RNA sequence: AAAUGACUUUAGGGGUGUCCCAAUAUUAUGGGACUGAGAUGAUACCCUUUGAACCUGAAACCGGUCAUUCGGACGCAGGGAAAAGUUUUAUCUCAUUG
Numbered sequence: 001a002a003a004u005g006a007c008u009u010u011a012g013g014g015g016u017g018u019c020c021c022a023a024u025a026u027u028a029u030g031g032g033a034c035u036g037a038g039a040u041g042a043u044a045c046c047c048u049u050u051g052a053a054c055c056u057g058a059a060a061c062c063g064g065u066c067a068u069u070c071g072g073a074c075g076c077a078g079g080g081a082a083a084a085g086u087u088u089u090a091u092c093u094c095a096u097u098g
Base pairs, nucleotide, nucleotide: 001091005087006086007085008084009083010082011048012047013046014045017034018033019032020031021030022029054079055078056077061072062071063070
């Protein structure tokens, strides 16, 4: 000097499923279970180009489950939202000493 990593501030992007019970039958809510970071407004969680947060493909394929993107693959497939600062280090260069 400095990839990377981590952190802070502000800004932005995104998702919210499956099943059971009760109530109701005009309207629509309440409770519980499963997976997960997150299953409804928490202003929480995750992600921001070094981009698998998230969307399309997909009412798709295989496995599993009470059921469901529940798991795998799809996926060196296509899209997708940013700037500043601080700190640490792999590593690199120069000088000095041995």
The RNA shown here (TPP riboswitch aptamer (THI element)) has 98 nucleotides and comes from an uncultured bacterium. It matches the Rfam family "TPP riboswitch aptamer (THI element)". Rfam's curators write: Vitamin B(1) in its active form thiamin pyrophosphate (TPP) is an essential coenzyme that is synthesised by coupling of pyrimidine and thiazole moieties in bacteria. The coordinates come from a structure-prediction model, not an experiment, and the mean pLDDT is 77. Of the family's consensus pairs, 91% are formed in the model.